A computed fold for a 109-nucleotide RNA from a Synergistaceae bacterium, annotated as Glycine riboswitch aptamer.
The prediction has a mean pLDDT of 78.
Lineage of the source: Bacteria > Thermotogati > Synergistota > Synergistales > Synergistaceae.
RNA sequence: AUGAAAGUCGCAAGAGAGACUUUCCCCCGAAGGGGAGGGCGCCGAAGGGGCAAGGCCGCCGAUGCAGGGCGAGCGCGAAACUCUCAGGCGAAAGGAUUGCGGCCGGACG
Numbered sequence: 001a002u003g004a005a006a007g008u009c010g011c012a013a014g015a016g017a018g019a020c021u022u023u024c025c026c027c028c029g030a031a032g033g034g035g036a037g038g039g040c041g042c043c044g045a046a047g048g049g050g051c052a053a054g055g056c057c058g059c060c061g062a063u064g065c066a067g068g069g070c071g072a073g074c075g076c077g078a079a080a081c082u083c084u085c086a087g088g089c090g091a092a093a094g095g096a097u098u099g100c101g102g103c104c105g106g107a108c109g
Base pairs, nucleotide, nucleotide: 007103008102009101010100011099012098013097018040020039021038022037023036024035025034026033027032041089042088043087047085048083049082050081054076055074056073057071058070059069060068
């Protein structure tokens, strides 16, 4: 300073999947309702794990560099992919992410 990214706060938007079953407790006159745990089934968008190209390392080759080949080498390597540990499966809440605004920040100039 006509102030980038990142961060944070507010507002708005924001998907999926059993209102399954069982045990205990609580509420209730009853019917019924709620909470916590177990079982089976399921979801993928808090968080977490996995990996491709590539990167790095070693060897081969080469005067050297680049390029190339090989490695059953690497505590390098992303996602809305994948796993389902965690989390979730009426509504609410939460929710990756997106938009706008405030604060913070101080890249480029």